[in-house]
Molecule: transfer RNA
Organism: Acidimicrobiales bacterium
RNA sequence: GCCCCUGUGGCCAAGUAGGUAAGGCAGCGGACUUUUAAUCCGACGAUCGUGGGUUCGAGUCCCACCGGGGGCA
Numbered sequence: 001g002c003c004c005c006u007g008u009g010g011c012c013a014a015g016u017a018g019g020u021a022a023g024g025c026a027g028c029g030g031a032c033u034u035u036u037a038a039u040c041c042g043a044c045g046a047u048c049g050u051g052g053g054u055u056c057g058a059g060u061c062c063c064a065c066c067g068g069g070g071g072c073a
Base pairs, nucleotide, nucleotide: 001072002071003070004069005068006067007066010025011024012023019056028042029041030040031039049065050064051063052062053061
């Protein structure tokens, strides 16, 4: 330098013929318990790497750039 894969809440992670985001862990509140842990219940948290474009509508298609991984030189 070129090619391929990848980037979603603090962490993991689903969402692929485009119709505004499931779930788990952690954290928070509560129940239970002498207390802790475990268990159970509840509420909250993401406009989806950044910027544009297409579209009535984009995590999901297109372009550029950025980060990570791999391959070839």